[in-house]
Context: one part of a larger RNA
């Protein structure tokens, strides 16, 4: 060193199993609840199966009869008309029993006796006789037909029961029949409430993995690299409006600090003077701007107008802003001229839908300007109507105007939606997190330097503040680069192997070393570096020992060597959350650990 055979299991990020953790999909899917939106069942009206009656209660309606009170007034005057007469032996007034109203005065009735009369018109009153007739009004009784509701009875629909008859082989069948209920139940049609009982689903995104937290549009400024534009969960602050004047226009002022002066009067009130100079104001964050003022008063108005726009800025697109000038009509201003709101930049929402107003004519009144007519503005009323459904009602459309979205996830899925999954899945990702490992070294652990103090003196025997300068890559991190068609994880065992920053054992150097112990530095890795008790533990305390009971690195070595106590599926329980379905770096209990070795390694034996 080959071969060959016979082992080991350190590598072939070995095999196996399109990762179960984890993120992602406008995937699924179970399950949940005061998530949304339907339903079933369940309650309820109504109508139809659905007949007849008696009572009561009510409403219309027909017909009679009664009812009706402010004050004055003969007195209980219900309106209007017409009316000079009307009622009575068919029984009047009084009287006697009796009912009903009722404003306690009296009205209206019955039934007996009575046997001739009462009322009215005439004066008081807004109305004059219920004297007598008609036609209403309130509000009682009675009746008439037509309901509602309540109770209630019946029987003919409909139920239900029979040890009854009949057809039949029988039947839970089907005709009688008898018996119980009965227009109720029951059944359909449909209203309304209830309704995780079942159903369908929706529950953002961004995000140095994901959740939690926080953000989502507009506006200023820095960043931003001297045009314009530019990210980040980079550093700051504003906005969801305010003003009928804080708007247009003419006039016309000038604040604000400093110094000096001046009674009360003071750092600061008002007054003068000189300087400085845009620091003051400027509805509102910030920038940029403003004295010729945009800043600060005061007159007069309403241009905070209607039809439009040449031409441009910004910009995927939709949108966003600027604008002369034209035609109307008008505000100030003496004139030129300004003036289509605010010094500019925030103060906002497409599309659908819907609401309300006009679309066209003519009259009338009212109003406004004017001395007055006509005209003109604005309003009310009436009539009329652009288009389709034939036409009227009525319904729908179109156009122009406006109004209603924290549609705030603010280019906005729909009018209309929130959870859990450890019972899960599927597609996918190293586009993205746990392990390892890479880079980084903030953090840790090590050296060195400077030396203020300490050390009775004396920086440096032994320390060393405040810094600074490097090593390591063992700790927590940061990053997210190989691996998610799989790189098995903590800790024990077993079996090492390496480094040295050295526990022991060896050589030295200082000492604040008398010796002995010791301290601290410097060479050394050859060799060794304990047994238990407790815990799943590594650690750690703890007991006995030892010369000494070293620190690390090897995917926190070593599961194709072993285990499996922890941790990390599925069962189950506490204890907290949670309405629940579940959750919980909180506890407990249980809980499958697959590989016959094809190469390199390596270990034996033989053999060349």
């Nucleotide at each position: 060193a080959u071969c060959a055979c016979g082992g080991u299991a350190g590598g072939a990020c070995g095999a196996a199993a399109a990762g179960a953790c984890c993120c992602u999909a406008u995937g699924a899917a179970g399950c949940u609840u005061u998530a949304c939106u339907a339903u079933a069942c369940g309650c309820u009206g109504a109508c139809a199966u659905u007949g007849u009656g008696u009572c009561g209660u009510u409403g219309g309606u027909u017909u009679g009869c009664g009812u009706g009170c402010g004050c004055a007034g003969g007195a209980u005057a219900g309106g209007u008309g017409g009316g000079a007469c009307c009622c009575u032996u068919u029984g009047a007034a009084g009287u006697c029993g009796u009912g009903g109203c009722u404003u306690c005065g009296g009205c209206c009735g019955c039934g007996g006796u009575g046997g001739a009369g009462g009322g009215g018109c005439c004066g008081u009153u807004g109305a004059g006789a219920u004297a007598c007739c008609a036609c209403c009004c309130u509000c009682g009784c009675g009746u008439u037909c037509c309901g509602c509701c309540g109770a209630u009875a019946c029987u003919c629909a409909c139920u239900c029961c029979g040890u009854c008859u009949g057809u039949g082989a029988a039947a839970c069948g089907c005709a009688g029949c008898g018996g119980a209920g009965g227009a109720c139940a029951g059944u359909g049609u449909u209203u309304g409430c209830c309704g995780g009982g079942u159903a369908g689903u929706u529950u953002a995104a961004c995000u140095g993995g994901g959740g939690c937290g926080g953000u989502u549009g507009c506006c200023u400024c820095c960043u931003a690299a001297a045009g314009u534009g530019u990210a980040a969960c980079g550093g700051a602050g504003g906005c969801g409006c305010g003003c009928a004047a804080u708007g247009g226009u003419c006039c016309a002022c000038u604040a604000g600090c400093g110094c000096c002066g001046g009674a009360u009067g003071g750092a600061a009130a008002u007054c003068g003077g000189c300087g400085c100079a845009g620091u003051c104001g400027u509805g509102u964050a910030a920038u940029c701007g403003c004295a010729c003022a945009a800043g600060u008063g005061g007159g007069c108005c309403u241009g905070a107008c209607u039809g439009u726009g040449a031409g441009g800025c910004u910009u995927a697109c939709a949108g966003g802003c600027c604008g002369a000038g034209c035609a109307g009509a008008g505000a100030c201003g003496a004139a030129a001229g300004u003036c289509g709101g605010u010094g500019a930049u925030a103060g906002u929402g497409a599309u659908c839908c819907g609401g309300c107003a006009a679309c066209c004519u003519g009259a009338g009144c009212a109003u406004u300007u004017u001395u007055u007519a006509u005209a003109u503005u604005u309003g009310c009323u009436c009539u009329c109507a652009c288009c389709a459904c034939g036409u009227g009602g009525g319904u729908g459309g179109g156009u122009u105007g406006u109004c209603g979205c924290u549609c705030a996830a603010c280019g906005g899925a729909u009018a209309a939606a929130a959870g859990u999954u450890a019972c899960u899945c599927u597609a996918g990702g190293g586009a993205u997190a746990a392990c390892a490992g890479g880079c980084u070294g903030a953090u840790c652990g090590g050296u060195c330097c400077c030396a203020a103090g300490c050390g009775c003196c004396c920086a440096c025997a032994g320390c060393g503040a405040c810094g600074g300068a490097c090593c390591g890559g063992u700790u927590u991190g940061g990053c997210a680069c190989c691996u998610c068609g799989a790189u098995g994880u903590c800790g024990g065992c077993u079996c090492a192997u390496c480094g040295c920053a050295u526990c022991c054992u060896g050589g030295g150097g200082g000492u604040g070393g008398a010796g002995a112990a010791g301290c601290u530095c410097c060479c050394a890795a050859g060799g060794g570096u304990u047994u238990g008790g407790c815990u799943g533990u590594u650690c750690g305390c703890c007991a006995a020992u030892u010369a000494a009971a070293g620190c690390g690195g090897u995917a926190c070595g070593c599961g194709a060597g072993c285990u499996g106590g922890g941790u990390u599926c599925a069962g189950a329980a506490c204890g907290u959350c949670g309405u629940g379905a579940g959750a919980c770096a909180g506890u407990u209990u249980g809980g499958c650990c697959u590989c016959u070795a094809u190469c390199c390694a390596c270990c034996g034996u033989g053999a060349u």
Large-subunit ribosomal RNA, domain V from a Candidatus Peregrinibacteria bacterium, 608 nucleotides, folded computationally. Its mean pLDDT, the model's own confidence on a scale to 100, is 80. It matches the Rfam family "Bacterial large subunit ribosomal RNA".